[in-house]
This record gives sequence, structure tokens and C1' cells, in this order.
RNA sequence: AGCGUCGACUGGGUCGUCGCGUCCCGAUUCACUCGGGAUGAGGAAAGUCCGAACACCGCAGGGCAGCGUGCUUCCUAACGGGAAGGCGCCCGUUUGCGGACGGGUGACAGCAAGUGCAACAGAAAGGAUACCGGCCGAUGUCCCGGACUCGUUCGGGAACAGGCAAAGGGUGAAACGGUGGGGUAAGAGCCCACCGGCAUGCCGGGUGACCGGGAUGGCCAGGCAAACCUCACGUGGUGCAAGGUCAAGCAGCUCCGAUCGCGGAAGCGUCAGGCGCCCUGCCUGAGUGGAGCAGGUAGACUGCUAGAGGCCGCCGGCGACGGCGGUCCCAGAUAAAUGACGACCUCCGGCUUCGGGACGAACUCCCGGAACCGAAGACAGAAUUCGGCUUACAGGUCGACGAUCCGC
Repeated sequence: AGCGUCGACUGGGUCGUCGCGUCCCGAUUCACUCGGGAUGAGGAAAGUCCGAACACCGCAGGGCAGCGUGCUUCCUAACGGGAAGGCGCCCGUUUGCGGACGGGUGACAGCAAGUGCAACAGAAAGGAUACCGGCCGAUGUCCCGGACUCGUUCGGGAACAGGCAAAGGGUGAAACGGUGGGGUAAGAGCCCACCGGCAUGCCGGGUGACCGGGAUGGCCAGGCAAACCUCACGUGGUGCAAGGUCAAGCAGCUCCGAUCGCGGAAGCGUCAGGCGCCCUGCCUGAGUGGAGCAGGUAGACUGCUAGAGGCCGCCGGCGACGGCGGUCCCAGAUAAAUGACGACCUCCGGCUUCGGGACGAACUCCCGGAACCGAAGACAGAAUUCGGCUUACAGGUCGACGAUCCGC
């Protein structure tokens, strides 16, 4: 110097024309419409994973079950989020081999409570085992030799039984401490010393996780809890389509107007009206309408956007974050507005050219300017709100790391 990975920040601007949502003003008016003005997506608005606010429903108290979380301290309204730290593992640098520094990473309580699991391979997978290759000759049988009191003893062998498991091989993800000595027929933590590791007290440091030292113990304790389980802490459900207010139309009920009673019904009685009046008889009292009531659908309004709010400064803190002061108002749509086109500028890429430099010329490289061409180009789009996490992302800036090339 360019390249790659990761992290942090950023995620174009101005003007014009047309168009859209919301609010305000005006046209007599919050109908409709028109004119003018203001304002109008994101770092993730996304996934809807976690936690809250808010709302409704549920709920004596206590316990069990279920579910979730799981090193420590702190931050926070809260969290499974974040900060700082501890420990383990991995990588790099460095060093007199102890270690130190830097980076990354870990569901990181408990398997020395209980129960359980471990494919295949392997002899054996948990107080284990003997496949290959070995060791032994203690014990029994056998074989050879010697001795004698003649069925015992001594020496040798290792064929059969038997004993062993330390060193070596082999299987597996994993095979039950290391060195030395004693011991034994041969061996083995079988015993001992030291070392490693572990358990339990003690001392010192730290708020703590934990760290350092020393004592005692028994010889070793394998892996898996994202297996059941144990321990500690937490935990009611549903989500703004929550919820609240108003309320067409249809249906229901009551009353008015011109009707009530009995009966299962047919019907009977009564009342009213009509057929000009009276008697008899007959017909009608169907429907429509008006007023009101309760619940409530469509629909409208509300919840609804001023908030654990943004920005700036100072102070405290290693930091996450907190405190104080100042300043600002920053979308509220409901089938869902936030758009399209054009011009110019900036950024970026390509090409040409000019000036300067390494370097005196050419080539090449670097820096700066101009013209032309290309494409402002990615991921994406509010729907009650907020804090996180995760995922996506063209181009630009900064930082860390990795490898390459060039120069000293």
C1' cells in the first nucleotide's frame, strides 16, 4: 500500500412540477369541495425471541405439581439484556523452561446424594478385564535327577490345572495417577517417601466468584444433569382485534291510537265502529303509524402518541449507567398516507488529460485538478408504547487482527 474478517459510527443534499395522510386557517359551516400553511418511517420500522408499562379477567393463607433461570459483583422499572471481574479451554507474542501480556471463546450450580446411560469396536465400559505378547513355580497333578528311615524330602522342568496384571501391543470418544524404594513365588497404592490431583479444617488477601500459603486424611476419586434428579431464585392468564363511550337498521317488550275476558282449540261472551235511526242480522277490529325501554350489531369516537422521550453541557463512576441544568416537540394511517418525474451538487467507480513528486528520460506508482460516461444505487418500510436480543445491509469513516507485496 491494497485485500480479507470482526467491531463501532454513518445510512446523501438543494430546487421545481404533479400527487397523498394528519392538523390549523379561510370560503356563512369541523357535511362535501376548494384555496393557503405546517408536518409526515428506520437503524434495523423486520423476526415477534425475552422483559416491562398499560388494560381486562382470575386469585383467602400455606404447600405440592408444572415451567423458567443458573460463576461473581454491579447496572436497570424489569429481563434469559448489559458492564466489569473470576475460572476453564484455544490462538498469538515474549521469556533463564516458573510465568507475563494480548486476542477469542464457554447453558460456567451439583455426577465425592441417589437412580440411570454409553452405538460400533474391544478380552474388559466402572470398585472392570486378560485377546496378543508376558511373569511366577507358592499350591495340586505330571516328568527328570539325587538322598534315605521307601514314602517322604531336596533340586530342576513348565505339560495340565493354578496365581498375577506392573511394563509393551491392540480396540475405543473414553481403559482406573507419576518417579523411586520396600514387599512378594511373581505382582499390584499391597506398603512407604516425594510429586500431581482431591476432600476437610486453619491462616492471609478480596464485597464476592476466587487467589496464595500451610496442616491433616485416605491412596485416586473417569464421562454425561441440553438424562431423571438435587439445590437456590423466580413464575396467574390474555393482548390495543386489550378496554371504554355513543349508537343506525332488523328482531323483542311497553304505551298511544279502534278490544278485552274465558277456553287446549273450535268457539262463546263483552266492547267499539260500519250498514241513515231502533230491533234482528251481517261485516270489521288485518295492516300501517307514533312515542318509549333494555341489551347491543354495523358504524363513529376514544384508548392514540409528551415519553423509563430526543439533543447539548457539566459532574460522579474503570464501565454499563446515574445526577443536575438548558433546550426541543418529533407520523398517527385503518385497507391503511409518507410517492413519481426532472435539474443541479456531493460521494463512489471507469476512461481521457493537465500539473507536481519518487527520478534525468521512458514505464510504473503516489498526490492534486478538469472534462466525459455510469447508478445515489444496499437491507428494508410504522400500526398502543418502551428497553433489549437476533437477523439483513450497497457505499463511506475509524479501530483491532490475519495473510501478501514494497521500502528502510

Predicted 3D model of a 408-nucleotide RNA (Bacterial RNase P class A) from a Rhodothermales bacterium. Taxonomically the source falls in Rhodothermales (Bacteria, Pseudomonadati, Rhodothermota, Rhodothermia). Rfam family: Bacterial RNase P class A. Rfam classes the family as a ribozyme. Model confidence (mean pLDDT): 76 of 100. The RNAcentral record of the sequence draws on ENA. The gene name in the source record is rnpB.